[in-house]
RNA sequence: GUUGAAUAAAGCCACAAUCGCUGUGAGGCGGUGUCGGAAAGCCAAGGGUCUCCUUCGAGAGAUAGCCGGGUUACCUAC
Numbered sequence: 001g002u003u004g005a006a007u008a009a010a011g012c013c014a015c016a017a018u019c020g021c022u023g024u025g026a027g028g029c030g031g032u033g034u035c036g037g038a039a040a041g042c043c044a045a046g047g048g049u050c051u052c053c054u055u056c057g058a059g060a061g062a063u064a065g066c067c068g069g070g071u072u073a074c075c076u077a078c
Base pairs, nucleotide, nucleotide: 001078002077004075012037013036017032018031019030020029021028022027035065041071042070043069046067047066048063049062050061051060052059
């Protein structure tokens, strides 16, 4: 530098459910949990979905574990 995500190694993250806190809400954070994940790390600029609000034109938000994209990184093989 390139390929790949594997019957490998070292580790990492944590769905549903549940408890606590928080938010009008979608949701978020923490504990338990472990469905899964090779970027399930980060980014809300694109599409989708969802919420609040609305003068129905719009506005404000959520989701990166919906898709696609950007960006950084671990490991292995060559």
The RNA shown here (c-di-GMP-I riboswitch aptamer) has 78 nucleotides and comes from Candidatus Electrothrix aarhusensis.
The sequence was found by an Rfam model in a public genome assembly.
Its mean pLDDT, the model's own confidence on a scale to 100, is 79.
Rfam family: c-di-GMP-I riboswitch aptamer. About the family: GEMM was predicted in a large-scale screen for bacterial structured RNA regulatory elements.
The organism belongs to Candidatus Electrothrix, within Bacteria.